[in-house]
Context: one part of a larger RNA
RNA sequence: UUGGGCGUAAAGGGCACGCAGGCGGUGGUUUAAGUUUGGUGUUUAAGCCCAGGGCUCAACCCUGGUACGCACUGAAAACUGGAUCACUUGAGUGCAGAAGAGGAGAGUGGAAUUCCACGUGUAGCGGUGAAAUGCGUAGAGAUGUGGAGGAACACCAGUGGCGAAAGGCGACUCUCUGGUCUGUAACUGACGCUGAGGUGCGAAAGCGUGGGUAGCAAACAGGAUUAGAUACCCUGGUAGUCCACGCCGUAAACGAUGUCAACUGGGUGUCGGUAGUUUUACACUAGCGGUGCCGAAGCUAACGCGUUAAGUUGACCGCCUGGGGACUACGGCCGCAAGGCUAAAACUC
Numbered sequence: 001u002u003g004g005g006c007g008u009a010a011a012g013g014g015c016a017c018g019c020a021g022g023c024g025g026u027g028g029u030u031u032a033a034g035u036u037u038g039g040u041g042u043u044u045a046a047g048c049c050c051a052g053g054g055c056u057c058a059a060c061c062c063u064g065g066u067a068c069g070c071a072c073u074g075a076a077a078a079c080u081g082g083a084u085c086a087c088u089u090g091a092g093u094g095c096a097g098a099a100g101a102g103g104a105g106a107g108u109g110g111a112a113u114u115c116c117a118c119g120u121g122u123a124g125c126g127g128u129g130a131a132a133u134g135c136g137u138a139g140a141g142a143u144g145u146g147g148a149g150g151a152a153c154a155c156c157a158g159u160g161g162c163g164a165a166a167g168g169c170g171a172c173u174c175u176c177u178g179g180u181c182u183g184u185a186a187c188u189g190a191c192g193c194u195g196a197g198g199u200g201c202g203a204a205a206g207c208g209u210g211g212g213u214a215g216c217a218a219a220c221a222g223g224a225u226u227a228g229a230u231a232c233c234c235u236g237g238u239a240g241u242c243c244a245c246g247c248c249g250u251a252a253a254c255g256a257u258g259u260c261a262a263c264u265g266g267g268u269g270u271c272g273g274u275a276g277u278u279u280u281a282c283a284c285u286a287g288c289g290g291u292g293c294c295g296a297a298g299c300u301a302a303c304g305c306g307u308u309a310a311g312u313u314g315a316c317c318g319c320c321u322g323g324g325g326a327c328u329a330c331g332g333c334c335g336c337a338a339g340g341c342u343a344a345a346a347c348u349c
Stems, first nucleotide, its partner, number of pairs: 004320003007303002012317001014201004021194003025087007033080002035076008049065006090191001091188003094184005102177007109153001114148007124135002161169002206247006215241002220236004258316006266294007274286004298305002322349003331342004
């Protein structure tokens, strides 16, 4: 290089944006770099290849020739590329509507837990498989009133919605703000797809500084259990969980399924628009965009997937190559650290 793969066997980058690069819609005109096809030159000899010949054959040897490549010079113009003119279906903009836990900030609310104060009231409460530690006659638990504070937002709630993407997003109101969908077809006129590096985003835990701390709760202490019990169970309880700013950059970051585009029978739900039928509503029909289920063909080792493909194709990127050693060592880069990213070998089966 050719080739085989990546849902579960090894293998899709956590996700996006995007420079370079790769690839790129329709119709003209032109060019001739790629492409195709001639000519000339060159290509040491030998070898390879072709034709012929000589050793009885062959190996071997002899003679002649072609070719590949390169350069120069012509020709062709379908395809790719370059130049240019135009187009509208890709992409984007406008206009008219629509839904939504999309994001940021500020404010407000009720239920509950805990704590504090006071009232009522008396001997237990709590907890478990059973107990005990613990709390309580200095009046607990229960109950009523008032107050404080933090965190989370019951029902609605739904294989519901939103997030061009992932992480994720759920009380209410206001302010700022991103995207999506439907219809229309006014505008731009290929402005597109992918994307090594790069940049940004990125759950939880963790880290730094300063706040906050109701509940929960690593560590820790005690009580149990047990042969032991550095656990599971119980009573407590500190970091943390929360806020601001700054780091970290990892997850079974999963659909274990990269992004984009085209094509390929159906059935049945649901969400959001639109159009039509209907006197309105209900309802029905059609088409568009999401989100589920079942399944033709096809695919698959099977399981299963099946217009939201794992079917049939194209473009581009990432990744895999027996198990262990090894999410490692060394080096480099990044980080305050924890550590992250990149990433072997000996040896062994």
Predicted 3D model of a 349-nucleotide part of an RNA (small-subunit ribosomal RNA, central domain) from an uncultured bacterium. Its mean pLDDT, the model's own confidence on a scale to 100, is 80.